A computed fold for a 109-nucleotide RNA from Algoriphagus mannitolivorans DSM 15301, annotated as SAM riboswitch aptamer (S box leader). The organism belongs to Algoriphagus mannitolivorans, within Bacteria. Its Rfam family is "SAM riboswitch aptamer (S box leader)". Gene Ontology term of the family: regulation of gene expression.
RNA sequence: GAUUUAUAAAGAAGAGGCGAGAGACAGGCUCUAAGACCCUCUGGCAACCUGGAAAAUCCAAGGUGCCAAUUCCUGCCGAAUGAGAUGGUCUCAUUCGGAACUAUAAAUU
Numbered sequence: 001g002a003u004u005u006a007u008a009a010a011g012a013a014g015a016g017g018c019g020a021g022a023g024a025c026a027g028g029c030u031c032u033a034a035g036a037c038c039c040u041c042u043g044g045c046a047a048c049c050u051g052g053a054a055a056a057u058c059c060a061a062g063g064u065g066c067c068a069a070u071u072c073c074u075g076c077c078g079a080a081u082g083a084g085a086u087g088g089u090c091u092c093a094u095u096c097g098g099a100a101c102u103a104u105a106a107a108u109u
Base pairs, nucleotide, nucleotide: 001109002108003107004106005105006104007103008102013042014041015040016039017038021031022030023029025075026074027073028072043067044066045065047064048063049062050060051059052058053057076098077097078096079095080094081093082092083091084090085089
């Protein structure tokens, strides 16, 4: 790197360094010189693996992961409701369901 499976409405921040963009992509919206993002240290959370408790469930925190906003929201398909335009029909908004994308874990390669 690839494939498969699972999860993504819960949870968890301080200090130091740097100095301009960051939140994957596009649109929206948000964060950001009261210093974001990123890096380091310390602390924390507990999703998967692991260990323990008979089990539901809980505990631990060794491996990975994570610590703004639901994966921040939407994107593709379908349904319901409402609104607008129309000759058939179409467009928009909201809600719901599914998929895709993305991320992470575990297993295989």

The sequence was found by an Rfam model in a public genome assembly.